About this RNA: Predicted 3D model of a 350-nucleotide part of an RNA (small-subunit ribosomal RNA, central domain) from a metagenome. Its mean pLDDT, the model's own confidence on a scale to 100, is 89.
Context: one part of a larger RNA
RNA sequence: CUGGGCGUAAAGCGUGCGUAGGCGGCACUGUGUGUUGAACGUGAAAGCCCACGGCCCAACCGUGGAAUUGCAUUCAAAACUGCAGAGCUUGAGUGCAGGAGGGGAGAGCGGAAUUCUAGGUGUAGCGGUGAAAUGCGUUGAUAUCUAGAAGAACACCGGCGGCGAAGGCGGCUCUCUGGAAUGUCACUGACGCUGAGGCACGAAAGCUGGGGGAGCAAACAGGAUUAGAUACCCUGGUAGUCCCAGCCGUAAACGGUGCGCACUUGGUGUGGCGGGAAUUGACCCCCGCCGUGCCGGAGCUAACGCAUUAAGUGCGCCGCCUGGGGAGUACGGCCGCAAGGCUAAAACUC
Repeated sequence: CUGGGCGUAAAGCGUGCGUAGGCGGCACUGUGUGUUGAACGUGAAAGCCCACGGCCCAACCGUGGAAUUGCAUUCAAAACUGCAGAGCUUGAGUGCAGGAGGGGAGAGCGGAAUUCUAGGUGUAGCGGUGAAAUGCGUUGAUAUCUAGAAGAACACCGGCGGCGAAGGCGGCUCUCUGGAAUGUCACUGACGCUGAGGCACGAAAGCUGGGGGAGCAAACAGGAUUAGAUACCCUGGUAGUCCCAGCCGUAAACGGUGCGCACUUGGUGUGGCGGGAAUUGACCCCCGCCGUGCCGGAGCUAACGCAUUAAGUGCGCCGCCUGGGGAGUACGGCCGCAAGGCUAAAACUC
């Protein structure tokens, strides 16, 4: 150097964009970088290997050969690779057409519920639990009606249904805005894939400043339970949960499955678009493409299982793994206001 792996045994970066690099469609011309052949030079001797020979044999030694897988030069070849030139349209992208969507941002609006405030009715309880008690209530609670205030979340629709790269996204309307699918085949003409570094996004909790605070609720207090109960249950309750600006950068960030392309029996749902036939028809039926589920064949797998949404068969590129503990720790560096994050050992021990 080659050889093994990464759903669950150690192992896919949380996700995307993208730099260098690696890899790269069809056909033509040239070149001759890689590549291949030939010739020539060199590749010291000794040693190894082969043959023959010299010491009686052997060890040892001599002669010759082979080998020295390499390098340089010259000539030649042109399939593949590279480079240069001129093309192509299937990869990729653009345009056009009509549709789908909780994709993102901002503004406004709505009803139910909860709590609070004021008033009316009304009277002795309410609440809570396994049972209770703390708690609330004659200064009139709970219940009920009317009016008002506030904040947060959007029942039904709602679906293994949709959208998004992931995190994630759900009342309604408007404005701004990203992406994908289908159809058309008009345009560009390989513009592609991956992606070390880098940059951006990134649930919840947490942090800084300012606002807000209905409900819920770490901490905390009380009541219970218990041998105890720093818990589970109950009554309260502060950060926080919400908004604006700025940090943090983690997760069972999971499909525990990196991305792209191609190929490989099927069945059955469902979402989107298109086509066919039919008809009054948006229904039903058949077909195509894209998405999303279930079942199952070959194949794969240690098994479980996966199975055209592969964990099958291949190619390209990246990341990662190498016994358990020590340890995702120490030290150092970088980042952070901090909490801490990223990178990441060793002694020792089994």